[in-house]
RNA sequence: AGAGAUGACCAGGCAACCGCGGGCUACUUAGGUAGCGCGAGGAACGUCCGGGCACCGUAGAGCAGGGUGGUGGGUAACGCCCACCCGGGGUGACCCGCGGGAAAGUGCCACAGAAAACAGACCGCCAACGCAUGCGUUGGUAAGGGUGAAACGGUGGUGUAAGAGACCACCAGUUCCCUAGGUGACUAGGGAAGCUAGGUAAACCCCACCCGGUGCAAGGCCAUGCAGGACACGUUGAGGCGGCUCGCUGAGUGUCCGGGUAGGCUGCUCGAGCCCAUCGGCAACGAUGGGCCUAGAUGGAUGGUUGCCACCUGCGUUCGAGUAAUCGGCGCAGGCACAAAACCCGGCGUAUCGGUCAUCUCUUCCG
Repeated sequence: AGAGAUGACCAGGCAACCGCGGGCUACUUAGGUAGCGCGAGGAACGUCCGGGCACCGUAGAGCAGGGUGGUGGGUAACGCCCACCCGGGGUGACCCGCGGGAAAGUGCCACAGAAAACAGACCGCCAACGCAUGCGUUGGUAAGGGUGAAACGGUGGUGUAAGAGACCACCAGUUCCCUAGGUGACUAGGGAAGCUAGGUAAACCCCACCCGGUGCAAGGCCAUGCAGGACACGUUGAGGCGGCUCGCUGAGUGUCCGGGUAGGCUGCUCGAGCCCAUCGGCAACGAUGGGCCUAGAUGGAUGGUUGCCACCUGCGUUCGAGUAAUCGGCGCAGGCACAAAACCCGGCGUAUCGGUCAUCUCUUCCG
C1' cells in the first nucleotide's frame, strides 16, 4: 500500500420565528395565564419465539396435538446468547450445520443396469456331457469388464477346476475391552474379534426432554339507559376460556323476535430499566457501590419556513502535493436511505443512504 474477517457505535448538527401533546409549580374572573422541563427507532417493521401482567375455582390425571434435538454454562424464560466437541468450507483470520436413532418397523432412490438391500448373473471364467474349433445343455463362480450418483470393504498373497475374507499380512470401517486427559460431548494410545452391516428421518416413524388455555379488543371501577317475549334442552346433570375421555363442581344454557347503551376513569409507564466504576468469570453474564428518570396519545401529538454547517454524488479549476495515477483546497449543481409508538420487556428475522472506531488474517514493498 492492497485484499479480506469479526465486533461495536452514530443515523444529521446549530440558530431564529410560528405551531402541536403531556407533566410539574405558581396564580386565576375557573375560560385560562406564566415559568420550567420532556416528547418515536435501530429497526418502532414482521407478529416468528419467550415471558411479565390479567382472567378462567380444579393451572387434577390422561389421550390427541405441538415444540426442541452434540456437550456444558447464561438467563425470568426461550426455538435466544456464550464457550467447547464433531463434521464440512477457506492459505488464513474465520464461516457453515433442521448435529440423537437406518441392526424396531414402513416407505422412496428416476433413467440405465442382471440386480438398488434378506439384492444379483448381462459380457465373462471354470468343469462335465454332446456336437465339431466354436456352439448347445447342466452345474459352479462373483476375482475381471460393463451400467450407474451409489453395486455387500481396499492392496498384496495363499489356495482353487475357476474363484471368493475361504485363509493370511497390512490398511480402512464396525463392535467390545484397557490406559491417560477432560465436568462432559469427546480426544490420544494400546489390544481383541474376518464382524464387513448403500443412501435418505430437512420422509413417516422411534427415542430423550419440554408445553394448561385465552389475551390490553385481557381485566377493574363509575355514570347513563331499557322491556322483555317465544321455543328447545337441563339434578337420569345445564354450564364450567382450543379438541376428546375420566375425575371434581352443581343451575342454568342455546336459538329466534324485540328494546336500550357505545360515555368517563383506570390498566398506562419506576422498569427482569438505563449509565459509570470495581470485583468474579475465557465469555455470555453476575455481584457491589454511585448516578439518572428519558412520550403516554385515544380520529390518535413531535410539524412548517429560513439561514449556516456536516455527509454523499457529479462537473470545473491558470491553486497545493505528487513522475504519474490520484488526493487535498476552491467554485457550481443536485441529493440526503429504510421507515414511525398504542400494555411492557428479552430475542430472532427482514429493509436500509451513508459515516466512525477497534482487533485480527493474507499478499506485496521499504527500513
This is a predicted structure of a 367-nucleotide RNA (Bacterial RNase P class A) from Timonella sp. Its mean pLDDT, the model's own confidence on a scale to 100, is 80. NCBI's taxonomy places the organism under Bacteria, Bacillati, Actinomycetes, Micrococcales, Timonella. Rfam family: Bacterial RNase P class A. The family's RNA type in Rfam is ribozyme. A source record names the gene rnpB.